[in-house]
Molecule: transfer RNA
Organism: Clostridia bacterium
RNA sequence: GCUAAUGUAGCUCAAUGGCAGAGCAAUGCAUUCGUAAUGCAUAGGUUGGGGGUUCGACUCCCCCCAUUAGCUCCA
Numbered sequence: 001g002c003u004a005a006u007g008u009a010g011c012u013c014a015a016u017g018g019c020a021g022a023g024c025a026a027u028g029c030a031u032u033c034g035u036a037a038u039g040c041a042u043a044g045g046u047u048g049g050g051g052g053u054u055c056g057a058c059u060c061c062c063c064c065c066a067u068u069a070g071c072u073c074c075a
Stems, first nucleotide, its partner, number of pairs: 001071007010024004018055001026042005048064005
């Protein structure tokens, strides 16, 4: 330099163009003599950034950024 994949909650990951979710973690309550475990509840999101298409975009298109993998060239 070229190609492909990935980027969503603190972490790991879902979501057929139609209300952004789950598990773990966090907090509160219940339970217990107490802790752990368990149950219930609460909070937590600029869906990497910008633009476009659309009545409507995490999803489709373009550019950029980051990470990973492969290939190639030069030194």